[in-house]
Context: one part of a larger RNA
RNA sequence: GAAUGAACGUUGGCGGCGUGGAUUAGGCAUGCAAGUCGAACGAAUCCCGGUAGCAAUACCGGGGGAAGUGGCGAAAGGGGCAGUAAGGCGUGGGCAACCUGCCCCCGAGUCCGGGAUAGCCAUCCUAACGGAUGGGUAAUACCGGGAGACCCGUCGGGGAGACAUCUCCCUGACGGCAAAGGUUCACCGCUCGGGGAGGGGCUCACGUGAUAUCAGCUAGUUGGCGGGGUGACGGCCCACCAAGGCUAAGACGUCUAGCAGGUGUGAGAGCACGACCUGCGCCACUGGCACCGGGACACUGGCCAGACUCCUACGGGAGGCUGCAGUCGAGGAUCUUCGGCAAUGGGCGCAAGCCUGACCGAGCGACGCCGCGUGUGCGAUGAAGGCCUUCGGGUCGUAAAGCACUGUCGGGGGGGAGAAAGGGGCAACCUUGAUCGACCCCCGGAGGAAGCACGGGCUAAGUUCGUGCCAGCAGCCGCGGUAAGACGAACCGUGCGAACGUUAUUC
Numbered sequence: 001g002a003a004u005g006a007a008c009g010u011u012g013g014c015g016g017c018g019u020g021g022a023u024u025a026g027g028c029a030u031g032c033a034a035g036u037c038g039a040a041c042g043a044a045u046c047c048c049g050g051u052a053g054c055a056a057u058a059c060c061g062g063g064g065g066a067a068g069u070g071g072c073g074a075a076a077g078g079g080g081c082a083g084u085a086a087g088g089c090g091u092g093g094g095c096a097a098c099c100u101g102c103c104c105c106c107g108a109g110u111c112c113g114g115g116a117u118a119g120c121c122a123u124c125c126u127a128a129c130g131g132a133u134g135g136g137u138a139a140u141a142c143c144g145g146g147a148g149a150c151c152c153g154u155c156g157g158g159g160a161g162a163c164a165u166c167u168c169c170c171u172g173a174c175g176g177c178a179a180a181g182g183u184u185c186a187c188c189g190c191u192c193g194g195g196g197a198g199g200g201g202c203u204c205a206c207g208u209g210a211u212a213u214c215a216g217c218u219a220g221u222u223g224g225c226g227g228g229g230u231g232a233c234g235g236c237c238c239a240c241c242a243a244g245g246c247u248a249a250g251a252c253g254u255c256u257a258g259c260a261g262g263u264g265u266g267a268g269a270g271c272a273c274g275a276c277c278u279g280c281g282c283c284a285c286u287g288g289c290a291c292c293g294g295g296a297c298a299c300u301g302g303c304c305a306g307a308c309u310c311c312u313a314c315g316g317g318a319g320g321c322u323g324c325a326g327u328c329g330a331g332g333a334u335c336u337u338c339g340g341c342a343a344u345g346g347g348c349g350c351a352a353g354c355c356u357g358a359c360c361g362a363g364c365g366a367c368g369c370c371g372c373g374u375g376u377g378c379g380a381u382g383a384a385g386g387c388c389u390u391c392g393g394g395u396c397g398u399a400a401a402g403c404a405c406u407g408u409c410g411g412g413g414g415g416g417a418g419a420a421a422g423g424g425g426c427a428a429c430c431u432u433g434a435u436c437g438a439c440c441c442c443c444g445g446a447g448g449a450a451g452c453a454c455g456g457g458c459u460a461a462g463u464u465c466g467u468g469c470c471a472g473c474a475g476c477c478g479c480g481g482u483a484a485g486a487c488g489a490a491c492c493g494u495g496c497g498a499a500c501g502u503u504a505u506u507c
Base pairs, nucleotide, nucleotide: 001507002506003505004504006503007502008501009500010499013372014371015370016369017368018367019365020364026328027327028326030325031324032323035072036071037070040069041068046063047062048061049060050059051058052057079283080282081281088208089207090206091205092204093203094202095201098200099199100198103196104195105194106193107192108191109190111145112144113143114142120135121134122133123132124131125130151176152175153174154173155172156171157170158169159168160167161166181188182187209255210254211253216246217245218244221243222242223241224240226238227237228236258280259279260278261277262273263272264271265270285306286305287304288303289302308319309318310317311316336362338361339360340359344358345356346355347354348353375405376404377403378402385396386395387394388393409448411443412442413441414440415439418436419435422431423430424429451496452495453494454493455492456477457476458475462491463490464489465488466487472479473478
């Protein structure tokens, strides 16, 4: 000098764009953050109409629809960086060893049946959380049978390829495998097979901290054979066999750390860093485990154990903000318990639409960067006042006053493109902005808007007074013991300016 997710002191007009819990991965009150579909299914309370009846009520038709079954989603999005020095990450390959819901394309289908179960009703247990028994009901829930191009398995034939096991194409025999309906008749679905796109899994090479005051490490260890398991290769797991495997080019141990695109600095080489944004990984009170599923060993799912907190009728139960706000604590230190789904995106739905603390906006903080303003012109051989003085004067200083103007920003009022694409309707046409608002016009009037640090040298800028090695200053050298340009004050000056200094850290 440059820089920062900064903090502190003094000061502080406006706006735009960014950015803001770096410490205790400490504990959390409260609200919200994942639902949706009646075009899969049966349907309660309720409302309306009609019939019968004096009425209670019963039946019929319609509306609306709780909770529930079922489907899809909940594995995304959002947060954090604890762990991890390699099951990670980066770059480039391989899988002839693999998977893939929703989406797109192509081919072939969608037959016949059955038994349950929630909801509901009845009875019962419980303080609560919840549950038991019996009856009875539906489905795109579940199950059985049947033909199946294709597909799968076994055994053959032919061709091509490769890397031992093999892979691909054509073909034969035997065995095996599917489905679901709904509808406003436009359509939306369901099953099997092939391909695609996108997404994932596994694997290889190289690269990716410190420490030798860690020198030896290793029994599923290294390899084989056979099996199990997986979507798939593999000691991934198991039985048996062999005795291997790694290491000074640093094994093993210990300490530290998420990695990268990038960021800061620097002429570069390099050094330091990894906030915000993007990609990948990992975590979800701590430890472990599996279930469902195309996908999880699953942040707001389940089970077990532990610590903690809460409720309890003492028998038992409930919970997990490293989501958005907010709170306590610790800390030098880091925000609103805001508005909206209008836009973009996501889930569900044929759609209308519903949900969405993702997101879009607003709020707070000079935390950062950038822009603008705090007025402009004229105005004295120079007011008052301050300071200095050799007492003549000098300086603040055209500065002020005064005169003439301007109207940015801020304030008040009016208009207004655009951010709107879409949706509804046969059409004409109707309708959607939380928030922001370019730009234009009007009102008013210099009115509301300047400080901070420094002035011995480095280093731009000095005089007077006070103090008297005191009080104090200080980045280094050093100032202060009676004329201190270095302390304190005043005036003046220098630098930067809505900031200016200090501290910390990096180069």
This is a predicted structure of a 507-nucleotide part of an RNA (small-subunit ribosomal RNA, 5' domain) from a metagenome. The coordinates come from a structure-prediction model, not an experiment, and the mean pLDDT is 85. Rfam family: Bacterial small subunit ribosomal RNA.